c-di-GMP-I-GGC riboswitch aptamer from Deltaproteobacteria bacterium RIFOXYD12_FULL_57_12, 89 nucleotides, folded computationally.
[in-house]
């Protein structure tokens, strides 16, 4: 540098549930384990999801696309920093 054991030794913690939070997606915390070898950390690039605009349809709403501001999601995916261990290869 790459790899990743039925390895040691430690780490994190999905759904669900209580609290708090935030219009929402979602976040914090405690409980709790489906997973994880970067499940640690950055929104640079897609993709998913949310709020508010526009635009299309439509008589109005409503739903639905569609695009755009701003948000979420590093446990969706590439990328970019950092890093524990050492069996085979």
């Nucleotide at each position: 540098a790459a790899c990743g054991a039925c390895a040691a030794a430690g780490g994190c913690a999905a759904a669900c549930c209580g609290c708090c939070u935030g219009c929402a997606a979602g976040g914090g915390u405690g409980g709790g384990a489906c997973g994880c070898a970067a499940a640690a950390c950055c929104u640079c690039c897609g993709g998913u999801c949310c709020c508010g605009g526009g635009c299309a349809c439509g008589a109005c709403a409503g739903a639905u696309g569609c695009u755009u501001a701003g948000g979420a999601u590093a446990g969706c995916g590439g990328g970019g920093u950092u890093g524990c261990c050492g069996a085979a290869g």
Its mean pLDDT, the model's own confidence on a scale to 100, is 86. The model forms 95% of the base pairs in the Rfam consensus.